[in-house]
The RNA shown here (SAM riboswitch aptamer (S box leader)) has 117 nucleotides and comes from an uncultured Saprospiraceae bacterium. Rfam family: SAM riboswitch aptamer (S box leader). Its family is annotated with regulation of gene expression in the Gene Ontology. It was read from a public genome assembly, where an Rfam model found it.
RNA sequence: UACUUAUCAAGAAAGGUUGAGGGAUAUGGCCCUAAGACACCUUAGCAACCAGUCACUCCUUUGACAAUGGUGCUAAUUCCACCUCUUCUCAUAUAUUAUUGAAGAGAAAGAUGACCA
Numbered sequence: 001u002a003c004u005u006a007u008c009a010a011g012a013a014a015g016g017u018u019g020a021g022g023g024a025u026a027u028g029g030c031c032c033u034a035a036g037a038c039a040c041c042u043u044a045g046c047a048a049c050c051a052g053u054c055a056c057u058c059c060u061u062u063g064a065c066a067a068u069g070g071u072g073c074u075a076a077u078u079c080c081a082c083c084u085c086u087u088c089u090c091a092u093a094u095a096u097u098a099u100u101g102a103a104g105a106g107a108a109a110g111a112u113g114a115c116c117a
Stems, first nucleotide, its partner, number of pairs: 001117001004114005013043005021032003027081003044074004049070003052065004078109001083106006092098002
């Protein structure tokens, strides 16, 4: 870095350094930020993906426990939309349909773990 796979509506802070942008990507919003954001360091905390323990399972198993090790995280649903489809809805047109607004499902992309190259 890539494939495969599971999860992504919950949860969790301070201090120091630095000094201008940041919230993945393009786009449109909206938000954070000199009352110092983002990033780095230290300590703390949250989680329970893997290793662990117990019971179950008929085996790509399910559940519970623990938080030592690996790991991740500590603004806002992955901040919202943006792609496809469905339903309802506004007004226009004779109707099919297109348009406005709303709700839902799915995909794509992304993040993290595990596995295997």